[in-house]
Molecule: transfer RNA
Organism: Pedobacter sp.
């Protein structure tokens, strides 16, 4: 220095233009003598960042970032 590749809850991941989701945990409550189990509610997100395209961007596009792989 070129080329791909990834980024979304605390974690691990879905999510290819039209309400941002699941499991796991986390609080709270029921149930139990009672503890786990298990039933239920609930919080928790700048979707890495700037512009751009559009009637509407996680999702297209361009650049910067950050983790990686592969050439030189």
């Nucleotide at each position: 220095g070129a080329g791909c590749u990834u980024g979304u809850a605390a974690c691990u991941c879905a999510g290819u233009g039209g309400u941002a989701g699941a499991g796991u945990g986390u609080a709270c409550g029921c149930c139990u003598g009672a503890u786990a189990a298990g039933c239920g509610u609930a919080a928790c997100g700048u979707c890495a960042g700037u512009a751009g395209u559009u009637c509407a961007a996680a999702u297209c596009u361009a650049c910067u970032c950050u983790a990686g792989c592969u050439c030189a």